[in-house]
Context: one part of a larger RNA
RNA sequence: GCCGCCGACUUACUUUACUCAGCAAGGUUAAGCCGCUAGGUGUAGCCGCAGCGAAAGCGAGUCUGAACAGGGCGAACAGUUGCGUGGGGUAGACCCGAAGCCGGGUGAUCUAUCCAUGGCCAGGGUGAAGCGAAGGUAACACUUCGUGGAGGCCCGAACCAGUAGACGUUGAAAAGUCUUUGGAUGAGUUGUGGAUAGGGGUGAAAGGCCAAUCAAACUCGGCAAUAGCUGGUUCUCCCCGAAAUAGUUUUAGGACUAGCCUCGUGUCAUAGUUUAUGGAGGUAGGGCUCUGGAUGGGCUAGGGGCCUCACCAGGUUACCAAACCCAACCAAUCUUCGAAUUCCAUAAACCGUAUCACGGGAGUCAGACUAUGGGUGCUAAGGUCCAUGGUCGAAAGGGAAAGAGCCCAGACCACCAGCUAAGGUCCCUAAGAUAGACUAAGUGGGAAAGGUUGUAGGAAUACACAGACAAUAAGGAGGUUGGCUUAGAAGCAGCAAUCCUUUAAAGAAAGCGUAACAGCUCACUUAUCAAGUGUCCCUGCGCCGAAAAUUUAACGGGGCUAAAGUCUAUCACCGAAGCUGUGGAUUGGUUGUGAUUUCGGUCACAACCUCUGGUAGAGGAGCGUUCCAUACCGGGUUGAAGCCCGACCGUAAGGACGGGUGGACUGUAUGGAAGCGAGUAUGCCGGC
Repeated sequence: GCCGCCGACUUACUUUACUCAGCAAGGUUAAGCCGCUAGGUGUAGCCGCAGCGAAAGCGAGUCUGAACAGGGCGAACAGUUGCGUGGGGUAGACCCGAAGCCGGGUGAUCUAUCCAUGGCCAGGGUGAAGCGAAGGUAACACUUCGUGGAGGCCCGAACCAGUAGACGUUGAAAAGUCUUUGGAUGAGUUGUGGAUAGGGGUGAAAGGCCAAUCAAACUCGGCAAUAGCUGGUUCUCCCCGAAAUAGUUUUAGGACUAGCCUCGUGUCAUAGUUUAUGGAGGUAGGGCUCUGGAUGGGCUAGGGGCCUCACCAGGUUACCAAACCCAACCAAUCUUCGAAUUCCAUAAACCGUAUCACGGGAGUCAGACUAUGGGUGCUAAGGUCCAUGGUCGAAAGGGAAAGAGCCCAGACCACCAGCUAAGGUCCCUAAGAUAGACUAAGUGGGAAAGGUUGUAGGAAUACACAGACAAUAAGGAGGUUGGCUUAGAAGCAGCAAUCCUUUAAAGAAAGCGUAACAGCUCACUUAUCAAGUGUCCCUGCGCCGAAAAUUUAACGGGGCUAAAGUCUAUCACCGAAGCUGUGGAUUGGUUGUGAUUUCGGUCACAACCUCUGGUAGAGGAGCGUUCCAUACCGGGUUGAAGCCCGACCGUAAGGACGGGUGGACUGUAUGGAAGCGAGUAUGCCGGC
């Protein structure tokens, strides 16, 4: 892991609501006793029939009060006992699960320290004190040589340890092996016996060790500790169907009350939608009246600068500037104004109990995205916090390649029938064409500021057959090297000026160039040619801007260019569990017929209308298992249960029938009672 068995809302007492039953202004017994074990008896007690008040007390009233006022609570409405069911309470209280706490014991054969008594440490090296001799001293001191054999001394086996690395890591081993390494006469190591015990020991101290267990051992008990936490919680179908909010909370992943769901009872007046009418309001927007902000100009207090001035005063100002005037602005905490939506009321229409009240039972209190209006943030976030809708949650189906929250649309069942929605119609892949235009970028099929003589359309303006634009040919002169300046300045370093003449035209020169001239162009003119040329603006579609990591990879793919791209227009078609058709089932309602009735109703059938997505959850109806009672004087060795196979029946849980196997029990109907239904709990036990 798989298979099989087991495995979780119980039981007692009590309380509350409901169903059913009995009796009913009453209902009912408890212990006990009797008993033929069916039951009988037992009336203490409990609930109800009257309340109000703290009470005395009074009583359909009473309390408060001075009150005969007012007000509070009452008086008009049947209860009670029992079975059952749904909740609450007390108990382990649906089941399993702690870490822990307390009490009594058991442990020092492991290990820590200590006590008593024993054992063990190859070999080699170094050579302390002391002593002796010689030298030396006045005597010591001191020096040298010898002797000697000290030491938590040195090297290194046994022994003890465990430094580094490799191996091992379902090991040979629940801590090892190999190589290497530290200590190795000592605070050494070891045998045997003994001591210290759990908030205690022992500890050269690591919270180490105390029997493979230690920030409080192990074992039994308190004990089914407690667990606002996690996991699990077993048959079927039908009807309805949430919440992720508010307030409070040692509260925030828990709870209580309300909200939202369900079931029952009651009320028949409501609720909802649309339209009309009448009101409420200060948002969006606008505006600048107020409150503030803020720009320019005017006018002009005040201040600064300058001038003048003994003082007083005066003049002036390209400075600062209140108030006022003009012009143009800004505001969530401004408003002379002011919508849409919204809310309230009235009326009508539609709809039809959807509303409301009371009572039983819940679940929910982590919400998510999307659109819109906002706060916060960076007008960041798949961010966060509100509001109003939607969807998901609890919703399948079609579309968006794929996809909780987007678009379309809400699945009772069946059909090899039809029509559509969103979205699509070249192939993958169901279904398409026509007409007009645009795009050349594979734009389409990712992106900004900015750039663009890409291309299409529009508008304006200028020049043009008296010849434009472009190109080619020719001219582009004279006074003059103008004046000044300067070494020079001759169109062209610079300054001022910028005239006249000849001309078809030609600047006291627009650029290159020279030291200065020279030289080459330009403006301007003519000729040739021949019909459009230049500039500004608007619009459509493009282009550049454009760099990322395994693989093309920014159309789902193939592939697409008078499209299979884009825009405009038209007519078709495809396309869903939507709608329709046919058949069937079901919820609620209405009507009819029949049966039954305690006359309240109930049941069956038919027709019509209507309903049938669903998590938490409420409600309803059933299937099956074991046992009991009654009936069938049921079935069964002429073969029960169980098991295997089969094309049968039922909406489902399930149920027949036939055959085989098996070899002794078992069914149906109506009631009753439960150790009553398993796939998940790292469930338990067994098998493989």
This is a predicted structure of a 688-nucleotide part of an RNA (large-subunit ribosomal RNA, domain II) from a Gammaproteobacteria bacterium. The organism belongs to Gammaproteobacteria, within Bacteria. Its Rfam family is "Bacterial large subunit ribosomal RNA". Rfam links the family to the GO terms ribosome and structural constituent of ribosome.